The RNA shown here (SAM riboswitch aptamer (S box leader)) has 116 nucleotides and comes from Planomicrobium sp. CPCC 101110. Model confidence (mean pLDDT): 81 of 100. Its Rfam family is "SAM riboswitch aptamer (S box leader)". Rfam describes the family as follows. The SAM riboswitch is found upstream of a number of genes which code for proteins involved in methionine or cysteine biosynthesis in Gram-positive bacteria.
[in-house]
């Protein structure tokens, strides 16, 4: 890095250094010298694998809980919103469109497990 498959409206900050950009892309919107982002160190939360234990299940697989012990991973805003496509309501136009709302899938993307 690419491919497979779960999930993404829940949760959960302080401090030092550093010094302007960040928020993945594009438009919107927001955060931001009251110090963003990044680092580092202390927490803190539970989302995936694994581990320890209950409970169901004749057993076994399985399934559901608890623990925060371990490898990750998260700790502004639903992935912040939208972005393609159906269906729909509304306004404007009034052939057809244009705006905007809502829903359902998709795409992107972002964590985790397996793989190559």
């Nucleotide at each position: 890095u690419u491919c497979u498959u779960a999930u993404c409206c829940a949760g959960a900050g302080a401090a030092a250094c550093c010094g302007a950009g960040g928020g993945a892309c594009a438009g919107g919107c927001c955060c931001u010298a009251u110090g963003a982002c990044g680092u580092u160190u202390c927490g803190g939360c539970a989302g995936c694998g694994g581990g320890u234990u209950c409970g169901c299940u004749u057993u076994u697989u399985g399934c559901g809980g608890a623990c925060a012990c371990u490898g990750u991973g998260c700790u502004a805003a639903u992935u912040c919103c939208u972005g393609c496509a159906a269906a729909u309501g509304c306004g404007c136009u009034u052939u057809u469109g244009c705006g905007u709302g809502u829903u359902u899938g998709g795409a992107a993307g972002a964590u985790g497990a397996g793989a190559a």